[in-house]
RNA sequence: UGCCGAGUCCCGGGUCAGCCGGGAACGGGGGACCCAACUUCCUGGGGUGAAUCCUUCCACUGGAAGGACGAUGACUUCCGACAUCGAACCCGACAGCUAACCCCGUAGGCGUUCGGGAG
Numbered sequence: 001u002g003c004c005g006a007g008u009c010c011c012g013g014g015u016c017a018g019c020c021g022g023g024a025a026c027g028g029g030g031g032a033c034c035c036a037a038c039u040u041c042c043u044g045g046g047g048u049g050a051a052u053c054c055u056u057c058c059a060c061u062g063g064a065a066g067g068a069c070g071a072u073g074a075c076u077u078c079c080g081a082c083a084u085c086g087a088a089c090c091c092g093a094c095a096g097c098u099a100a101c102c103c104c105g106u107a108g109g110c111g112u113u114c115g116g117g118a119g
Base pairs, nucleotide, nucleotide: 001111002110003109004108008024009023010022011021012020013019025106026105027104028103029102030101035096044094045091046090047089048088052068053067054066055065056064057063058062069086070085071084072083073082075119076118077117078116079115080114081113
């Protein structure tokens, strides 16, 4: 000075690095009527996130290749090409949607491609 991401800003207090409380903004979860779904069982089920699915192979807790699909690439957006990513974690037997209402988060990790159209 910028990127991914909701993860920023402001105020008050404090034993003033660490901390506590409040507000705004952004993000997320729970939660009616209506609608949807309606049985039983388990191999439970569910949430954040782009991070899922299928096929094949291998030395098979896992790894590799390919395909489909999803995501990112520096003002915004559309198209095209190219490159990269497709993790991790949480709830704890339990949740469809959902107004009012209730609750929670404000981290972490990084250095950035190009062409054309419109703004």